[in-house]
Context: one part of a larger RNA
RNA sequence: UGACGGGGGCCCGCACAAGCGGUGGAGCAUGUGGUUUAAUUCGAUGCAACGCGAAGAACUUUACCUACCCUUGACAUCCUCGGAAUCCGUCAAGAUGGCGGAGUGCAUUCGGGAACCGAGAGACAGGUGCUGCAUGGCUGUCGUCAGCUCGUGUUGUGAAAUGUUGGGUUAAGUCCCGUAACGAGCGCAACCCUUGUCCCUAUUUGCCAGCGAUUCGGUCGGGAACUCUAGGGAGACUGCCGGUGACAAACCGGAGGAAGGUGGGGACGACGUCAAGUCAUCAUGGGCCUUACGGGUAGGGCUACACACGUGCUACAAUGGUCAGUACAAAGGGUUGCGAACUUGCGAGAGUGAGCCAAUCCCAGAAAGCUGAUCUCAGUCCGGAUCGGAGUCUGCAACUCGACUCCGUGAAGUCGGAAUCGCUAGUAAUCGUGAAUCAGAAUGUCACGGUGAAUACGUUCCCGGGCCU
Repeated sequence: UGACGGGGGCCCGCACAAGCGGUGGAGCAUGUGGUUUAAUUCGAUGCAACGCGAAGAACUUUACCUACCCUUGACAUCCUCGGAAUCCGUCAAGAUGGCGGAGUGCAUUCGGGAACCGAGAGACAGGUGCUGCAUGGCUGUCGUCAGCUCGUGUUGUGAAAUGUUGGGUUAAGUCCCGUAACGAGCGCAACCCUUGUCCCUAUUUGCCAGCGAUUCGGUCGGGAACUCUAGGGAGACUGCCGGUGACAAACCGGAGGAAGGUGGGGACGACGUCAAGUCAUCAUGGGCCUUACGGGUAGGGCUACACACGUGCUACAAUGGUCAGUACAAAGGGUUGCGAACUUGCGAGAGUGAGCCAAUCCCAGAAAGCUGAUCUCAGUCCGGAUCGGAGUCUGCAACUCGACUCCGUGAAGUCGGAAUCGCUAGUAAUCGUGAAUCAGAAUGUCACGGUGAAUACGUUCCCGGGCCU
């Protein structure tokens, strides 16, 4: 000088408390450990690993295993020789290979050349093999916490201190006052995006707002007022009033206002810490393999299952289940695509194919809600696992190992021990919708809107953090 203390003081945070809903019990999904296996590829491991890398393992992916093959190699540059390239049939698990056939291009100074294919020699290629404790880059975490420093000056023999401490105040080292300090930098805040109000501009969406027509559909004429869309601008600054305060900073209350004291949300992460994570995104030092630790193919595995844990979904019902009728979104995606209407099937779907490169057409029915009917507390008209049968779709191919539909079957489960998690407002809870990946395959992820609470006395205690001592 720091760090630490079951030392002290001050302060903050869904940290506790006050509430609401969960997890831990059940079934299933998914990840991990363990075990098993020829292989169950590898990495991630307290918070900060465990629906994580993986925005999607049937083949491929794929790195693993078994079997069969190749050795200048699947890929790059250079040399020599030969040949256009290329395509088709057949045998084989296929890769390779055997046999048969089609084919003779482009430019040319006629030597040869460009691209491509085959053979050969070696320089070399190749390695998801090792080391994240050799590294770059990127990322997590403390933490969106309010801190971390420097120049000059001053003090001290010096390490260092001061400034940055103190009195107030703030979300904030935010600001004010004081002051051997005076200034400055990185952080804070603001500038950026979005949302909430209004105005201007624009009219291939919206409107009958005012007029006319109407097949009653903004459908048509027409209009630019409204909604919306997307460009520009205004608006919020403690600006105004009162009180408190050191006449300061600021705080409390009020007015006006769509919005009030950072209006809500996002992006943005200081100096550093953890030899944190990643050599398997990529790049890269070193050392290792070189007829194999490289490369190709087929099949299998990553999907195993006594068990243990994490994260979720569905429930255990009447604030509910089922049936019928009926209302209201937002944000997205679409040409190898979205696919209407019609026909057909109980259905998943199928047939046909209008329109749309999309404010125009389509995905597309929002669901919870409301109205009516029924069930009457039961392992049930709750719950849907599991299993049997029959199908649909995608795709060379659904056996290992896909999703969905129909009929039948109907398990555990009656609200969950110790313990533990999230959340302070359009939040929790609950209800559906879309997208990325993607041929197909979400209960995951990311986004979108609908309905919409309760509680916070307070800071003694638990956890984490900041300042002084």